This is a predicted structure of an 81-nucleotide RNA (c-di-GMP-I-GGC riboswitch aptamer) from a Deltaproteobacteria bacterium.
The model forms 95% of the base pairs in the Rfam consensus.
It was read from a public genome assembly, where an Rfam model found it.
The organism belongs to Myxococcia, within Bacteria.
[in-house]
């Protein structure tokens, strides 16, 4: 490398509320603080939601989620081979 959050110095922010965008899942600022060792980034692969279209089946449709799981991929601090 691999490992690990015990120290230190640090980073994110969930649920909820206010504002804005969205048909809609849900985004964004803000306050908040459930938690996280990558809860930085990437829709590659699966799961889950949403919208279309259909009578159901299903779509070779379009979208969401990275705090749903696998993966790529950078990095802070130790850190042992």
């Nucleotide at each position: 490398a691999a490992g690990g959050a015990a120290a230190a110095a640090g980073c994110c922010a969930a649920a909820c509320c206010c504002a804005u965008c969205g048909c809609g899942a849900g985004a964004u600022g803000g306050g908040g603080g459930c938690g996280g060792a990558a809860a930085g980034c990437c829709a590659c692969g699966g799961g889950u939601c949403u919208c279309c279209g259909a009578a159901a089946a299903c779509g070779c449709g379009a979208g969401a989620u990275a705090g749903c799981c696998g993966g790529g991929u950078u990095g802070c601090c130790u850190g042992u081979a």